[in-house]
Predicted 3D model of RNase P RNA and transfer RNA as a complex of 420 nucleotides. It holds a member of the Rfam family "Bacterial RNase P class A". Gene Ontology terms of the family: ribonuclease P activity, tRNA processing and dimeric ribonuclease P complex. The family's RNA type in Rfam is ribozyme.

RNA sequence: GAGCCGGCCGAGCAGUCGCUGUCUCCGCUUGCGGGGACAGAGGAAAGUCCGGGCUCCACAGGGCAGGGUGCCAGGUAACGCCUGGGCGGCGUGAGCCGACGGAAAGUGCCGCAGAAAAUAUACCGCCUAAGCACGCAAGUGACGGUAAGGGUGAAAUGGUGCGGUAAGAGCGCACCGCGUGGCUGGUAACAGGCAUGGCAGGGUAAACCCCACCCGGAGCAAGACCAAAUAGGAACCUGAUGGCGCGGCCCGCGUCGGGUUCGGGUAGGUCGCUUGAGGCUGAUGGUGACAUCAGUCCCAGAUGAAUGACUGUUCUCGACAGAACCCGGCUUACAGGCCGGCUC
RNA sequence: GGGCCGUUAGCUCAAUUGGCAGAGCAAGGGACUCUUAAUCCCUAGGUUGGAGGUUCGAUUCCUCCACGGCUCACCA
Numbered sequence: 001g002a003g004c005c006g007g008c009c010g011a012g013c014a015g016u017c018g019c020u021g022u023c024u025c026c027g028c029u030u031g032c033g034g035g036g037a038c039a040g041a042g043g044a045a046a047g048u049c050c051g052g053g054c055u056c057c058a059c060a061g062g063g064c065a066g067g068g069u070g071c072c073a074g075g076u077a078a079c080g081c082c083u084g085g086g087c088g089g090c091g092u093g094a095g096c097c098g099a100c101g102g103a104a105a106g107u108g109c110c111g112c113a114g115a116a117a118a119u120a121u122a123c124c125g126c127c128u129a130a131g132c133a134c135g136c137a138a139g140u141g142a143c144g145g146u147a148a149g150g151g152u153g154a155a156a157u158g159g160u161g162c163g164g165u166a167a168g169a170g171c172g173c174a175c176c177g178c179g180u181g182g183c184u185g186g187u188a189a190c191a192g193g194c195a196u197g198g199c200a201g202g203g204u205a206a207a208c209c210c211c212a213c214c215c216g217g218a219g220c221a222a223g224a225c226c227a228a229a230u231a232g233g234a235a236c237c238u239g240a241u242g243g244c245g246c247g248g249c250c251c252g253c254g255u256c257g258g259g260u261u262c263g264g265g266u267a268g269g270u271c272g273c274u275u276g277a278g279g280c281u282g283a284u285g286g287u288g289a290c291a292u293c294a295g296u297c298c299c300a301g302a303u304g305a306a307u308g309a310c311u312g313u314u315c316u317c318g319a320c321a322g323a324a325c326c327c328g329g330c331u332u333a334c335a336g337g338c339c340g341g342c343u344c
Numbered sequence: 345g346g347g348c349c350g351u352u353a354g355c356u357c358a359a360u361u362g363g364c365a366g367a368g369c370a371a372g373g374g375a376c377u378c379u380u381a382a383u384c385c386c387u388a389g390g391u392u393g394g395a396g397g398u399u400c401g402a403u404u405c406c407u408c409c410a411c412g413g414c415u416c417a418c419c420a
Base pairs, nucleotide, nucleotide: 001344002343003342004341005340006339007338008337009336011314012313013312014311015310016309017308019040020039021038022037023036024035025034026033027032028031042320046331047330049329050328051327052326053325054219055218056217057216061251062250063249064248066215067214068213069212070211071085072084073083074082075081086100087098088097089096090095101210102209106208107207108204109203110202123150124149125146126145127144132141133140134139158176159175160174161173162172163171177199178197179196180195181194183192184191185190223271224270225269226268233262234261235260236259237258238257242256243255244254245253246252278297279296280295281294282293283292284291285290315318345419346418347414348413349412350411351410354369355368356367357366363400371387372386373385374384375383393409394408395407396406397405
C1' cells in the first nucleotide's frame, strides 16, 4: 500500500417551552387543577419471509389430502437460524460461496438441428481379411464390418496413451474416473487403501415422484371482565341416517338448534400490556454455537396514538429510518467512524 | 396493526404438460369518397414491474425487492 474476518458506535453539551408514562406533594367540588422527581425508539423498530411464547377453538386425538425441510454431528423453547466438521467450487493468501438426499423404484419432458435425444442407431467417412459374383490378374460390385475421424446439438453411450486390427472397438493392458465387496481411521458425513468388475449405460427431481424428518386452525382487531342499551322481538324456510363448532375432507369429540328478511340497539371503560427463553459483570465446562452458577440492574407502553420545536455552542456538519402483544432469526436499506485479529 | 390479492403493447385483457408472447380498442400508412365518418388492407409498437437463481431454454419454477389494490362488506 492492497485486502480478509470479528465486535462496537451511529452527532455531543447547555437553556427555554411542550408531549407520554410512573411515583409523590398541595388544593378541593372526589376526579379535576397545579407543582416536583425520574424515565421516554432502532440496529434495523422495516419486509411480514421463517420459528416459538401467549389466547381461543377439544391443552389438538386417528387417517387421507396438502405444505415445508433435505451432506453429518451438535446448540436451542423452536427454526428454513447458529456453531463445528465433510465434500465441491473460487481466490497467491487471510478467507469466501454452495436448495449439497435419490435419475440402477416408476412416469413424463428434452423444441430446432441431427443418422440417432435413449427399446437405440449410421449422413459423410474408414475397411475389403474371410466367404459370394465377374475377371487370367490388378481390381470392381453386392452382401457386410466399424464408430477412430468429420458434421449436428446445451447434451452423443467412460477419458488419455500404448498395443492390437483389413479398418476399428475395453478387444487387451497401464493410469485416471465409476460400480461392487471387505479392511483401517472417524460418533457420523466422509477419507485412505486392498480385491474385483471391462462399464452398469445421457440430462432434468426450484417436473411428477420416492425416501427420511417436521407441521391442527386462526390470530392481541386473539381473548377476558365491567357498565350501558335492548325484546326471552316478528315473519318465512329448514332440521334428528340431521344442523352448527373444531375454517380442506373422513372418523372422532363437543353442542342442540341453523339460515334469510324486517324492525331496533351498542360501538364506552378496564385487563391482556410489558419482569422477559431479559440486560450487565464474574467464574466454570465446551474448539465453538451455547450451557450452568453467583452477584447486580429495571430499561417506552401510547389508543387518534407521546419521544418534538426553538436558541446558543462544539465537531469529523450528521446516512437508513419511527415501537403498537412479546421474543429468537433471516432478508433488505444505511453518510461515516472506532477497536481487535489476520493475509499478500 | 394483522391478513389476502395483483403487476404482460398507449388502454383493457389472453397465453399449461417450460419450446418463436397474442387479441380487441387506440396510433401510423394506403384503398373507397368531392371531403369526412364508417368499412377493407397493411404496418409499427414488449427489458412480460426490477434483480438474482434452477434449466440447453423462464410470462410460466424458486428467492429477494419495488409499486398498487382490498377501507369497516377481509378482520373490532